[in-house]
RNA sequence: GCCUUUGUGGCUCAGUGGUAGAGCAUCCCCUUGGUAAGGGGAAGGUCACGAGUUCGAUUCUCGUCAAAGGCU
Numbered sequence: 001g002c003c004u005u006u007g008u009g010g011c012u013c014a015g016u017g018g019u020a021g022a023g024c025a026u027c028c029c030c031u032u033g034g035u036a037a038g039g040g041g042a043a044g045g046u047c048a049c050g051a052g053u054u055c056g057a058u059u060c061u062c063g064u065c066a067a068a069g070g071c072u
Base pairs, nucleotide, nucleotide: 001071002070003069004068005067006066007065010024011023012022013021018055026042027041028040029039030038048064049063050062051061052060
């Protein structure tokens, strides 16, 4: 220098055009003599950034940034 993959709550990951979910963690409640475990609920995300296409973009296209890998 070129190519590929990845970027989504605090963490690990789903979601591949119709407006975002799970597990763990946090908070509240129930349960217990008390703790853990268990059950119920809540909060928390301008989906890395910018632009484009579309009625509509986390999803498709382009660029930038970051990380990982490969080729020379």

Transfer RNA from Porphyra umbilicalis, 72 nucleotides, folded computationally. Taxonomically the source falls in Porphyra (Eukaryota, Rhodophyta, Bangiophyceae, Bangiaceae). Model confidence (mean pLDDT): 81 of 100. Its Rfam family is "tRNA". Rfam describes the family as follows. Transfer RNA (tRNA) molecules are approximately 80 nucleotides in length. Rfam classes the family as a transfer RNA.